Small-subunit ribosomal RNA, central domain from a metagenome, 351 nucleotides, folded computationally. The coordinates come from a structure-prediction model, not an experiment, and the mean pLDDT is 83.
Context: one part of a larger RNA
RNA sequence: CUGGGCAUAAAGCGCGCGUGGGCGGCCAAGUAAGUGUUGUGUGAAAGCCCCCGGCUCAACCGGGGAACUGCACAGCAUACUGCUUGGCUAGAGCUUAGGAGGGGGAAAGUGGAACUCCUGGUGGAGCGGUGGAAUGCGUAGAUAUCAGGAGGAACGCCAGAGGUGAAGACGACUUUCUGGCCUAAUGCUGACGCUGAGGUGCGAAAGCUAGGGUAGCGAACGGGAUUAGAUACCCCGGUAGUCCUAGCCCUAAACGAUGGGUACUAGUUAGGGGGGGUUUCUAUGCCUUCCCUGGCGAAGCUAAUGUAUUAAGUACCCCGCCUGGGGAGUACGGUCGCAAGGCUAAAACUC
Numbered sequence: 001c002u003g004g005g006c007a008u009a010a011a012g013c014g015c016g017c018g019u020g021g022g023c024g025g026c027c028a029a030g031u032a033a034g035u036g037u038u039g040u041g042u043g044a045a046a047g048c049c050c051c052c053g054g055c056u057c058a059a060c061c062g063g064g065g066a067a068c069u070g071c072a073c074a075g076c077a078u079a080c081u082g083c084u085u086g087g088c089u090a091g092a093g094c095u096u097a098g099g100a101g102g103g104g105g106a107a108a109g110u111g112g113a114a115c116u117c118c119u120g121g122u123g124g125a126g127c128g129g130u131g132g133a134a135u136g137c138g139u140a141g142a143u144a145u146c147a148g149g150a151g152g153a154a155c156g157c158c159a160g161a162g163g164u165g166a167a168g169a170c171g172a173c174u175u176u177c178u179g180g181c182c183u184a185a186u187g188c189u190g191a192c193g194c195u196g197a198g199g200u201g202c203g204a205a206a207g208c209u210a211g212g213g214u215a216g217c218g219a220a221c222g223g224g225a226u227u228a229g230a231u232a233c234c235c236c237g238g239u240a241g242u243c244c245u246a247g248c249c250c251u252a253a254a255c256g257a258u259g260g261g262u263a264c265u266a267g268u269u270a271g272g273g274g275g276g277g278u279u280u281c282u283a284u285g286c287c288u289u290c291c292c293u294g295g296c297g298a299a300g301c302u303a304a305u306g307u308a309u310u311a312a313g314u315a316c317c318c319c320g321c322c323u324g325g326g327g328a329g330u331a332c333g334g335u336c337g338c339a340a341g342g343c344u345a346a347a348a349c350u351c
Stems, first nucleotide, its partner, number of pairs: 004322003007305002012319001014202004021195003025088007033081002035077008049065006091192001092189003095185005102178003109173002111155001115151008126137002163170002207248006216242002221237004259318006267296002271293007279285001300307002324351003333344004
């Protein structure tokens, strides 16, 4: 390189947007670049291959043929691809109407439960904690209980294999700003599409910088236990952090361990969610339709497990990735970062 692959064996970029590129709906006309065919020229000789011949044979040598799968030019063909032109509406988008949910910001805040602290009342000896204890707290009045106040963080029930989002993710209420999806009408544009190397944006937690905040929890750390020891598991404390603002970091079992798009391919039931049409029996009905999301399963596929209209089936288009284990996601170099480190990424050697 070819070939074969990527749910679990090595292998789908964490996710979007999008440049170049690749690929691309229906009809007609033109063109003839790709494509096909015919012809001409060329494709040195030698060699390889086939036939014949010369050295006694052979190596070697001579002659002929084939081949040189290529290139150029000319003629012809026009199904497919390309290009040009015109048209179309089934892809895509827009318009109008309606529905359900998600994210961000600003706050006034609002809200209640819990917790901690402060003040006061009652009360008077314990509380707390564990397997059992101890450290700890408490006569300077704790724990318990009542009242008042302050504060920060998180939003119980509803809650559902329920919804939304590209992913990360998103749960109290109100307001404001804002993105996408779905359904119906079939009015408009007329292929405007799919994918996407580079690029660019988003991206849990932890971590970093500056400022704030700090109730609870709690790496580090201190103490008490346990133990042979106990740098742990258990207990008492407790700093960073967890929260907010601004800016970085860019990783994850970032998982459906399953890239995106299009089309097709048995079913099942009252699965769940959001809509529409229809009937007249106005309702949790019947029939039907679109979208999202589960369970079980036919064929098929699969090494098996399993998967199965949400494919891991059947096909096509585009991207990413894999090539024995260790060395190693390391070194070196480059690049990004304040740093931590990220991205890119070997070899010797060894089995």